[in-house]
RNA sequence: GGGUCCGUGGUCUAGUGGUAUGACAUCACCUUGACGUGGUGAAAAUCGGGAGUUCAAAUCUCCCCGGACCCA
Numbered sequence: 001g002g003g004u005c006c007g008u009g010g011u012c013u014a015g016u017g018g019u020a021u022g023a024c025a026u027c028a029c030c031u032u033g034a035c036g037u038g039g040u041g042a043a044a045a046u047c048g049g050g051a052g053u054u055c056a057a058a059u060c061u062c063c064c065c066g067g068a069c070c071c072a
Stems, first nucleotide, its partner, number of pairs: 001071007010024003018055001026042005048064005
């Protein structure tokens, strides 16, 4: 330099055009003598950045950034 794949709450992750999903963690309450376990609920991601297409984009297209692998 060329090619393929990946980037989504604090962490991991689902979602391949139409309300962003779940688990762990965090917080509150219930439960306990207390801790833990268990139960209920809450907060937290405008989806790596920008532009475009579309009534509508995490999703499609282009550029850039970062990461993994392959070729040279």
This is a predicted structure of a 72-nucleotide RNA (transfer RNA) from Candidatus Iainarchaeum sp. Its Rfam family is "tRNA". Its family is annotated with triplet codon-amino acid adaptor activity in the Gene Ontology. Its mean pLDDT, the model's own confidence on a scale to 100, is 84.